Context: one part of a larger RNA
RNA sequence: CUGGGCUUAAAGGGUGCGUAGGCGGCUCAAUAAGUAGGGUGUGAAAGCCCCCGGCUUAACCGGGGAAUGGCGCUCUAAACUGUUGAGCUGGAGUGAGAUAGGGGUGUGUGGAACUUCCGGUGGAGCGGUGAAAUGUGUUGAUAUCGGAAGGAACGCCGGUGGCGAAAGCGACACACUGGGUCUCAACUGACGCUGAGGCACGAAAGCCAGGGGAGCAAACGGGAUUAGAUACCCCGGUAGUCCUGGCCGUAAACGAUGAGUACUAGUGGGGAGGAGCUUCGCGCUCUUUCCCACGGAGCAAAAGUUUUAAGUACUCCGCCUGGGGAGUAUGGUCGCAAGGCUGAAACUC
Repeated sequence: CUGGGCUUAAAGGGUGCGUAGGCGGCUCAAUAAGUAGGGUGUGAAAGCCCCCGGCUUAACCGGGGAAUGGCGCUCUAAACUGUUGAGCUGGAGUGAGAUAGGGGUGUGUGGAACUUCCGGUGGAGCGGUGAAAUGUGUUGAUAUCGGAAGGAACGCCGGUGGCGAAAGCGACACACUGGGUCUCAACUGACGCUGAGGCACGAAAGCCAGGGGAGCAAACGGGAUUAGAUACCCCGGUAGUCCUGGCCGUAAACGAUGAGUACUAGUGGGGAGGAGCUUCGCGCUCUUUCCCACGGAGCAAAAGUUUUAAGUACUCCGCCUGGGGAGUAUGGUCGCAAGGCUGAAACUC
C1' cells in the first nucleotide's frame, strides 16, 4: 500500500466560516481527454522460463520460442466520466406574508436579600458544633424598628419547556442586530456538499493595565478532631470572583457518537405553525418543523441503538494501529508568563 476500524476496547478535530482540492440533480446536442475494441511501432543484447541442439555428462555454450508492469502512432465506438453549447425545476437560494424564542450587543430602571454606617428601643449574652473552642459583646453586641450607602445575583413563573454553531443564554424596559419555522409558489436556474492549510468564536482558572469590591472564598492565620491532621468541621481572611481594554486557547469543550444527502415498521408525549371538519370544547383528522420517552426489523462483543441509527448506501474531512516510557525529550512555532500546538527514541513488559 491493500485491508480493518473510531458510543463504552486505541481512535470524531471544542465549534463555525471558508481557500485549494475531492465529490456532485434532470433533458438534448456536439466533442473524444479519460474509457473500450482493432491495427501497428517500440519495449537492445545477455539473463529468467519453455522446446531443440553441441562438448562422454553437468556446469558451460549455441538456435528457436515465450515473456517484457508499459510507452507511442493510427482507425473505430460514444453508454459512462470529463469538456463545450442549449435548456429544465425537484437540490440550493431570493421574494411576499405571518410567527415562536433566557439568540447577541449597548443603555437605563426595579424589588427581595446581604453587609457596613447613622439613629431609636432594649439590657446579657450572641455565634458556632457531633460536642466544643477560637471569635464577638456592658466602650451596649445578638434581636428589633427607621434611615443612608454599596456591590453582586435576579426568587416565584420555570417545565426530560425554549434559543444558539459550539462555548453558552433567565428581573424589567428601550434601541440596534443574527438565525430559525410556517404559508404562497412570484423570481434565479445546480448557483450544491465537504473542506487540507487559513480565519473567526471559544466555560472555568490564569496573566497585563485601570477601576470596583457586598457576599463567597484558593493561599494564609487561629480553634477543634486525631496517634499525627500540612484535611474533612468551626472563626477569620487576601488574590480571585464583578466592570473596561488586551492576552491565554484549554476542559469528562460529552450524545465520550464529524458534516451532508437518500431510503428503511410503529406507539406515546412536549414546543412552534398551516389546512380541513367542528355538536365551537385547540375537540377530531391531515400535514410541516424542532425536542423527548418506548420499541419491531436490522446492527452490535454485549450493554444497547433504532427515521435525531450505532440500520442500508454514497460523498468529503479528522483520527487509530499493544501497555509503560510519554503527551515526556528534542527541534520548530505561538505566548508577557503559566504554558499551548506539533511530537519521538532508547529501554522495559
Model confidence (mean pLDDT): 87 of 100. The part of an RNA shown here (small-subunit ribosomal RNA, central domain) has 349 nucleotides and comes from an uncultured bacterium. Rfam family: Bacterial small subunit ribosomal RNA. Its family is annotated with ribosome and structural constituent of ribosome in the Gene Ontology.